[in-house]
Molecule: Bacterial RNase P class A
Organism: uncultured Erythrobacter sp.
RNA sequence: CAGGGGGCUGAGGCAGCCGCGUUGCCGCAAGGCAGCGAGGAAAGUCCGGGCUCCACGAAACAAAGGUGGCGGGUAACGCCCGCCGAAUGCGCGUUUUCGGGCGGGCAUUCAGGGAAAGUGCCACAGAGAGUAUACCGCCGAUGGACCGCGCUGUUCGCAGUUUGGGGUCACAGGCAAGGGUGAAAGGGUGCGGUAAAAGCGCACCGGGGCUCUGGUAACAGCGUCCGCAUGGCAAACCCCACCUGGAGCAAGGCCAAAUAGGGGCCUCGCGUUCCGGAGUUGAUCCGGGACAGGAGCGUUUCGUUCCGAGAGGCCCGGGUUGGCUGCUUGAGCCGUUCAGCAAUGGGCGGCCCAGACGAAUGGUUGCCGCCGCAGUGCAGGUCGAAAGAUACCGGCUGCGGAGACAGAACCCGGCUUAUGAUGUCCCCUGACGC
Numbered sequence: 001c002a003g004g005g006g007g008c009u010g011a012g013g014c015a016g017c018c019g020c021g022u023u024g025c026c027g028c029a030a031g032g033c034a035g036c037g038a039g040g041a042a043a044g045u046c047c048g049g050g051c052u053c054c055a056c057g058a059a060a061c062a063a064a065g066g067u068g069g070c071g072g073g074u075a076a077c078g079c080c081c082g083c084c085g086a087a088u089g090c091g092c093g094u095u096u097u098c099g100g101g102c103g104g105g106c107a108u109u110c111a112g113g114g115a116a117a118g119u120g121c122c123a124c125a126g127a128g129a130g131u132a133u134a135c136c137g138c139c140g141a142u143g144g145a146c147c148g149c150g151c152u153g154u155u156c157g158c159a160g161u162u163u164g165g166g167g168u169c170a171c172a173g174g175c176a177a178g179g180g181u182g183a184a185a186g187g188g189u190g191c192g193g194u195a196a197a198a199g200c201g202c203a204c205c206g207g208g209g210c211u212c213u214g215g216u217a218a219c220a221g222c223g224u225c226c227g228c229a230u231g232g233c234a235a236a237c238c239c240c241a242c243c244u245g246g247a248g249c250a251a252g253g254c255c256a257a258a259u260a261g262g263g264g265c266c267u268c269g270c271g272u273u274c275c276g277g278a279g280u281u282g283a284u285c286c287g288g289g290a291c292a293g294g295a296g297c298g299u300u301u302c303g304u305u306c307c308g309a310g311a312g313g314c315c316c317g318g319g320u321u322g323g324c325u326g327c328u329u330g331a332g333c334c335g336u337u338c339a340g341c342a343a344u345g346g347g348c349g350g351c352c353c354a355g356a357c358g359a360a361u362g363g364u365u366g367c368c369g370c371c372g373c374a375g376u377g378c379a380g381g382u383c384g385a386a387a388g389a390u391a392c393c394g395g396c397u398g399c400g401g402a403g404a405c406a407g408a409a410c411c412c413g414g415c416u417u418a419u420g421a422u423g424u425c426c427c428c429u430g431a432c433g434c
């Protein structure tokens, strides 16, 4: 310098005219004047709430679902901040027997409680994949077989061998250190030991227990003791700890209007008694109270409300689909200051920033700013002693460009997803130069 990838930023500001919506004021009305008018994600509907209605309340249990290191923030959260731990990468200091060791820094990521409560899975390969295991291989001390030396006897062909020691076989037997398979093979390195081996023993590391110290805690460190054995997966079921009513502005409220106060089926129950009144003193009816019982919850207990003659559920059918409201002052925004590592919170001051309802927020012009191209030597820069040169930088002039993802609909706090010129930071590849 060119190309590619990733992170951050965010294609704007001011004003006029015309048009659209809304709020306020004026006006009998028509209309007039003034203010305001889509996003960083408005998307997804994934979390958490405010608000509204419904569920009778409390407690215990159950079901379903969610979260998962510690602490802090917040209205709350599965969110945010800080810290702890682990993994990966980069680089620094120190040391070295140059293999490495020790220390701490930065960045990124983590669905980070429990595998000894139980169940389940680990394909293929491999001997063997958690009460596992011997393919290649090593040993063969001990037992077995063979050879020869030695020794004894000899008919000199050989035979025996109680005993001594050498070699071979690798059968019995021993091993899991070396190699192989695999994502993973029952801690690692080294020394000793052994027939060959193994935490078999030892040193260091690793793992576990305990005391103490530091820290709010997760956790870390010194010391000491121990086996020198016990894989992975819980984003598998599960266990543990903590949390959780349901529905949603198409919630809900008001007004207007209309119809069929329609039809069918099912479940539980339809008892006892007291007082007063009507009636005729009876039957009967009305009102009030008590009891049994029923309903209001997934179950139970307690309480409570309603019924006490009614309560509850299902299906079919008819009418309405209009208007107003909810509806925008908010856990609001901006500035400053204090506290805090921070998230965030307190104080002070300032601001009001859409409210549509088939659904507005647009068009155009000018100036400034940004980007690109072209031109121009301009009291700049640069070269030159100067005259002058130079389109490389800056300035000036003209022309052109401004594209992405995408549109509020009750409102907030988050997460996730989609993306935008210019600029900037980091990484990779290539070329040139030093």
Base pairs, nucleotide, nucleotide: 001430002429003428004427005426006425007424008423012368013367014366015365016364017363018362020037021036022035023034024033025032026031039405043416044415046414047413048412049411050410051248052247053246054245056303057302058301059300060299061298064244065243066242067241068240069083070082071081072080073079084112085110086109087108088107089106090105092103093102094101095100113239114238118237119236120233121232122231135179136178137175138174139173142172143171144169145168146167147166149164150161151160152159153158187205188204189203190202191201192200207226208225209224210223212221213220214219252325253324254323255322262316263315264314265313266312267311268310271291272290273289274288275287276286277285278284293307294306295305296304332351333350334349335348336347337346338345339344370401371400372399373398374397375396376395378394380393381390382389383388